[in-house]
RNA sequence: GGCUGAACCUCAGCGACCAGGCCCCGUGAACCCCGUCAGAGCCGGAAGGCAGCAGCGGUAGCGGGACGCCCGGGGUGCGGAGGGGAGGCC
Numbered sequence: 001g002g003c004u005g006a007a008c009c010u011c012a013g014c015g016a017c018c019a020g021g022c023c024c025c026g027u028g029a030a031c032c033c034c035g036u037c038a039g040a041g042c043c044g045g046a047a048g049g050c051a052g053c054a055g056c057g058g059u060a061g062c063g064g065g066a067c068g069c070c071c072g073g074g075g076u077g078c079g080g081a082g083g084g085g086a087g088g089c090c
Stems, first nucleotide, its partner, number of pairs: 001090004008083004013078003017073002020070003023065005033058004041050003
């Protein structure tokens, strides 16, 4: 000088895992949430109006599911590219 090239660093990719959101199911307002409110009630001469229990539907919240989509994480796996140069060979 040439070849090879470990640790390590960076980048993006695919995957696994974890967390969150969308989605589905249940539950769900006793420091009493929202809508619709039968009946009963109140106001009215009436028409009609007011408030509103049960029921029904839903919201925040809580629990679970599926792992389909989105987003994020990292002493994560795989292979790739770039850097890096221990060691080895000539």
Bacterial small signal recognition particle RNA from a Deltaproteobacteria bacterium, 90 nucleotides, folded computationally.